[in-house]
RNA sequence: GGAGUCGGCCGGGUGGCCGCGGCCCUCGGGCCGAGGAAAGUCCGGACUCCACAGGGCAGGACGCUGGGGAAAUCCCAGGCGGGGCGACCCGCGGAAAGUGCAACAGAAAGCAGACCGCCGCCCGAAGUCGGAAACGACUCGUGCGGUAAGGGUGAAACGGUGAGGUAAGAGCUCACCAGCGUUCCGAGCGAUCGGAGCGGCUGGGCAUACCCCGUCCGGAGCAAGACCAAGCAGGAGGUAGGGGCGGCCCGUCCGUUGCCUCCGGGUAGGUCGCUAGAGGCGAGCGGCAACGCUCGUCCCAGAUGGAUGGCCACCGGGCGCCCUCGUGGCGCUUACAGGAUCCGGCUUACAGGCCGACUCCCAGG
Numbered sequence: 001g002g003a004g005u006c007g008g009c010c011g012g013g014u015g016g017c018c019g020c021g022g023c024c025c026u027c028g029g030g031c032c033g034a035g036g037a038a039a040g041u042c043c044g045g046a047c048u049c050c051a052c053a054g055g056g057c058a059g060g061a062c063g064c065u066g067g068g069g070a071a072a073u074c075c076c077a078g079g080c081g082g083g084g085c086g087a088c089c090c091g092c093g094g095a096a097a098g099u100g101c102a103a104c105a106g107a108a109a110g111c112a113g114a115c116c117g118c119c120g121c122c123c124g125a126a127g128u129c130g131g132a133a134a135c136g137a138c139u140c141g142u143g144c145g146g147u148a149a150g151g152g153u154g155a156a157a158c159g160g161u162g163a164g165g166u167a168a169g170a171g172c173u174c175a176c177c178a179g180c181g182u183u184c185c186g187a188g189c190g191a192u193c194g195g196a197g198c199g200g201c202u203g204g205g206c207a208u209a210c211c212c213c214g215u216c217c218g219g220a221g222c223a224a225g226a227c228c229a230a231g232c233a234g235g236a237g238g239u240a241g242g243g244g245c246g247g248c249c250c251g252u253c254c255g256u257u258g259c260c261u262c263c264g265g266g267u268a269g270g271u272c273g274c275u276a277g278a279g280g281c282g283a284g285c286g287g288c289a290a291c292g293c294u295c296g297u298c299c300c301a302g303a304u305g306g307a308u309g310g311c312c313a314c315c316g317g318g319c320g321c322c323c324u325c326g327u328g329g330c331g332c333u334u335a336c337a338g339g340a341u342c343c344g345g346c347u348u349a350c351a352g353g354c355c356g357a358c359u360c361c362c363a364g365g
Base pairs, nucleotide, nucleotide: 001361002360003359004358005357006356007355008354009353010352012315013314014313015312016311017310018309020033021032022031023030024029035336039347040346042345043344044343045342046341047221048220049219050218059217060216061215062214063213064078065077066076067075068074079092080091081090082089083088093212094211098210099209100206101205115151116150117147118146119145120144121143123141124140126139127138128137129136130135159177160176161175162174163173164172178202179201180199181198182197183196184195185194186193187192225272226271227270228269234263235262236261237260238259239258240257241256242254243253244252245251279298280297281296282295283294284293285292286291316334317333318332319331320330321329322328323326
């Protein structure tokens, strides 16, 4: 200098004018007012209401080990496998219980298989050679059989290399290597790793196909839920009429009307829930880390048709053009997006920019 890997961060700034939401107020004003994702609503909780003897089936989620965390499909550290020269990245129960699936090519692809080849046997009125002939040897062809060395196909062909063995071959036998199973030794909390012996045991992939094993799992969600409650309708009581009993008064009764009072549920509407919290920042200590503990300090949106905006000036960032190449001028541009109970994660979107650690290559000292 070039090419990369991983992690963290910023996401315009200042001032003026007009305006919006909340709280306080001495009514002049003062203070606060979106994000790293507020998003998708994919996981997990807090909180609220409903349900709930116990057991099972069905269904769903998750799945190496240890730790962290309120919990999680989250985070950290480690193990194993795969990819990359490397920094580093990706994956994670079981395919030796069963069922199922697999394009093309190929003879054969799942109780494998035999196209060419190789080998044996039978037959031949075929050919060559030898022989006087019988016949023998070799080649060729057909048929029957053996074989899995070699060729060829494929992503994958039922361990690999070598030797023995054989008609030709083959774990058929043996040595070494790889894997698996098993016995033991050592290291580790563990996943697992290292080593020694024995057994020819060699038994492909997909579980994000069903399935099996293990662990866990009630439902609904702040439009949860609670309180106050206009009007209308309803219930109870009183009262003034009206009506019945009665000749009248008193009295008494009434599915009627008006007025008054009270009551329960509850609509519109209002209030609470509502934001001080698994909270932010800083320091110290413990831990490889995730994280935890202690101390100090700060208060940082609470709307409910839903506020956080607009304009101007200056300074920035990026891109392009121009020139008198400078601390220049002009023009354009400045993302994704936006709370609605709160919190922890994951995922996705994002103009432009900054910082740190590490790897590989080239050149020079």
The RNA shown here (Bacterial RNase P class A) has 365 nucleotides and comes from an Actinomycetota bacterium.
Its mean pLDDT, the model's own confidence on a scale to 100, is 79.
The gene name in the source record is rnpB.
The model forms 93% of the base pairs in the Rfam consensus.
Rfam family: Bacterial RNase P class A. It is annotated as a ribozyme.